This is a predicted structure of a 681-nucleotide part of an RNA (large-subunit ribosomal RNA, domain II) from uncultured Aquimarina sp.
Context: one part of a larger RNA
RNA sequence: GCCUACGAGUUACUUUUACUAGCAAGGUUAAUCCGUUAAGCGGAGCAGCCGUAGCGAAAGCGAGUCUGAAUAGGGCGAUUGAGUUAGUAGUAGUAGACGCGAAACCGUGUGAUCUACCCUUGGGCAGGUUGAAGCUUUGUUAACCCAAAGUGGAGGACCGAACCCGUUGACGUUGAAAAGUCUUGGGAUGACCUGAGGGUAGGGGUGAAAGGCCAAUCAAACUCGGAAAUAGCUCGUACUCCCCGAAAUGCAUUUAGGUGCAGCGUUGAUUUAUAGUUUUAUAGAGGUAGAGCUACUGAUUGGAUGCGGGGGCUUCACCGCCUACCAAUUCCUGACAAACUCCGAAUGCUAUAAAAUGUUAAUCAGCAGUGAGGGCAUGGGUGCUAAGGUCCAUGUCCGAGAGGGAAAGAACCCAGACCAUCAGCUAAGGUCCCUAAAUAUAUGUUAAGUUGAAUAAACGCGGUUGAACUGCUUAGACAGCUAGGAUGUUGGCUUGGAAGCAGCCAUUCAUUUAAAGAGUGCGUAACAGCUCACUAGUCGAGCGGUUCGGCAUGGAUAAUAAUCGGGCAUAAACAUAUUACCGAAGCUAUGGACAGAUUUAUCUGUGGUAGGGGAGCAUUGUAGUGGCGUUGAAGGUGAGAGGCGAUUCUUGCUGGAGCAGCUACAAAAGAAAAUGUAGGC
Numbered sequence: 001g002c003c004u005a006c007g008a009g010u011u012a013c014u015u016u017u018a019c020u021a022g023c024a025a026g027g028u029u030a031a032u033c034c035g036u037u038a039a040g041c042g043g044a045g046c047a048g049c050c051g052u053a054g055c056g057a058a059a060g061c062g063a064g065u066c067u068g069a070a071u072a073g074g075g076c077g078a079u080u081g082a083g084u085u086a087g088u089a090g091u092a093g094u095a096g097a098c099g100c101g102a103a104a105c106c107g108u109g110u111g112a113u114c115u116a117c118c119c120u121u122g123g124g125c126a127g128g129u130u131g132a133a134g135c136u137u138u139g140u141u142a143a144c145c146c147a148a149a150g151u152g153g154a155g156g157a158c159c160g161a162a163c164c165c166g167u168u169g170a171c172g173u174u175g176a177a178a179a180g181u182c183u184u185g186g187g188a189u190g191a192c193c194u195g196a197g198g199g200u201a202g203g204g205g206u207g208a209a210a211g212g213c214c215a216a217u218c219a220a221a222c223u224c225g226g227a228a229a230u231a232g233c234u235c236g237u238a239c240u241c242c243c244c245g246a247a248a249u250g251c252a253u254u255u256a257g258g259u260g261c262a263g264c265g266u267u268g269a270u271u272u273a274u275a276g277u278u279u280u281a282u283a284g285a286g287g288u289a290g291a292g293c294u295a296c297u298g299a300u301u302g303g304a305u306g307c308g309g310g311g312g313c314u315u316c317a318c319c320g321c322c323u324a325c326c327a328a329u330u331c332c333u334g335a336c337a338a339a340c341u342c343c344g345a346a347u348g349c350u351a352u353a354a355a356a357u358g359u360u361a362a363u364c365a366g367c368a369g370u371g372a373g374g375g376c377a378u379g380g381g382u383g384c385u386a387a388g389g390u391c392c393a394u395g396u397c398c399g400a401g402a403g404g405g406a407a408a409g410a411a412c413c414c415a416g417a418c419c420a421u422c423a424g425c426u427a428a429g430g431u432c433c434c435u436a437a438a439u440a441u442a443u444g445u446u447a448a449g450u451u452g453a454a455u456a457a458a459c460g461c462g463g464u465u466g467a468a469c470u471g472c473u474u475a476g477a478c479a480g481c482u483a484g485g486a487u488g489u490u491g492g493c494u495u496g497g498a499a500g501c502a503g504c505c506a507u508u509c510a511u512u513u514a515a516a517g518a519g520u521g522c523g524u525a526a527c528a529g530c531u532c533a534c535u536a537g538u539c540g541a542g543c544g545g546u547u548c549g550g551c552a553u554g555g556a557u558a559a560u561a562a563u564c565g566g567g568c569a570u571a572a573a574c575a576u577a578u579u580a581c582c583g584a585a586g587c588u589a590u591g592g593a594c595a596g597a598u599u600u601a602u603c604u605g606u607g608g609u610a611g612g613g614g615a616g617c618a619u620u621g622u623a624g625u626g627g628c629g630u631u632g633a634a635g636g637u638g639a640g641a642g643g644c645g646a647u648u649c650u651u652g653c654u655g656g657a658g659c660a661g662c663u664a665c666a667a668a669a670g671a672a673a674a675u676g677u678a679g680g681c
Base pairs, nucleotide, nucleotide: 001681002680003679004678005677006676011095012094013093014092016090017089018088019087020086021085022084023083026050027049028048032044033043034042035041036040054061055060064076065075066074067073098236099235101233105226106225107224109222110221116200117199118198119197120196121195122194123193124192125190127159128158129157130155134151135150136149137148138147139146163187164186165185169182170181171180202218204214205213206212239616240615241614242613243612244611249262250261251260252259253258263370264369265367266366267365268364269363270362271361275360276357277356278355279354280353281352282351283350284349290343291341292340297337298336302332303331304330308326309325310323311322312321313320373398374397375396376395377394378393379392380391381390382389403414404413405412418592419591420590421589423588424587425586429582430581431580432567433566434565438579440578441577442576443575444574445573451569452568459554460553463551464550465549466548467547468546469545470544471543472542480538481537482536483535484534486511487510488509491505492504493503517532521530522529593606594605595604596603597602598601617670619667620666621665622664623663624662625661627659628658635654636653637652638651639650640649641648642647
């Protein structure tokens, strides 16, 4: 992991609601006793309980009563009425109370054969090294002291086996082993190691102290018991079909993943109206969006005026004068506000009327679930006008919704799946191939593979295309080419120089001209030189400027190797217009099933989690009933048939003795999941 078996809303009593039955202003017995055909039945038993009357704390009174001084007022009642006893079903309560699951707490005992420490009594430590004290002899001394040689054999001394330990590395890691093996290490006469016997016990011991150890268990051992502790937590909770179908919100909570009440669901009963819902019209309340502010409060741009202030001058002081300063009020102008409003919608809300729809509504009662929500669109708060962020409001979808489209995707677009069909029409979206349907039609745009569903800006750009306005032009424009581009004069000043061209000044003037600046740029030390403006000729038809659009272009940088879904495409891209076709569980067609309503042959409906309600199938047993079976029961294994389904029936083979139908009743009454339990493989 698989298979088989087992495995979870039960039982007792009580409450309440519904249904059924008996009796009914009444209903009913309990314990107990008697009888009997004896797990039972019949009878007796009105003690008690509920109801028929309430009010008051009570005495008590009573259709009233309590409060009160009250005959007042007020509170609770009556003004007619259905209960009660059983059964079944749904809840609730008390019990283990749907099942399994703690860590823990308490009590009685069992443990020191492991290990910690202690007591008693025994045992063990190859070999080698070092050579303390003491002693002896000699020397020495006045005598000690002292020195040398020898002797001696001390030490938590040294090296190193046994023995004890466990430093390093490797292996081992479903091991040879629930702590080892190999290697390398530490101690090895000591606070040493060790045998045997004994002692200390669980909030206790023992501890050279690590919360260590106390039998592979220790921040409180193990065993049994209280005990099915408790678990607002996790997991699991078993057949079918039919009807309806939520919530993730408000308030409160030692409350926030729980619960109570309300909201939203379902089932039953009652009510049928001025119910509910929608539209239109009319009448209202209101201060949002917008707008406005010489209409308030506050904030505020520029200008005019300049109260007042600052600074300067003057003066003994006062007065006075001045100002590139600040600046009140007022005027003109521009403009802001969630906590501003002289104003002010659309929606929404209330009421009335009419129309449409037709119980969708309200109340009471039984039973719930929900009280973690999420995305998108719109109006906002918060945040960075960040977030697949967070908090509200309105709507919608997912949640609990399948189908088609968006390559793929909970909530984006289309559209709400009763079943069947090798029928048709469409939606969104598509029609070159993958891939169903246009290589469709018409007119343009794009040259960037831009683009081809969705991702980029400021800014730049003689890319290209369209529109509008405007200037020049056969009296010849624009571009090109040929020629001229002069004189007073090197204008004056400045300067070393300044001659069109370093700089300054100037009514920058005048002359000759077809035209030619006291000079547009290059250039020289200064001149020179080249060139432009301007003019003529040649050429022969359009050439410039501004603004606003379309599509392109640069800006353009991210980590596996590139993507329109791909192939690919110059349309099969983009824009506008048009016609066909494809395309879904949508709609239609045909047939069928079920539910509800009524006018009885029609209409409407049948997605669904939590959840509510209804109808059934199967298993085991009991009672009754009529049956089947050795001419073959149950069971096993194939085949066929019926039923929407749970399942049922018929039959072949096997099997070899019991079995099912119907009507009721009663349950140890249905498994795929619980890291489920046991067995097998």

Rfam family: Bacterial large subunit ribosomal RNA. Gene Ontology terms of the family: ribosome and structural constituent of ribosome.
The coordinates come from a structure-prediction model, not an experiment, and the mean pLDDT is 84.
Lineage of the source: Bacteria > Bacteroidota > Flavobacteriia > Flavobacteriaceae > Aquimarina.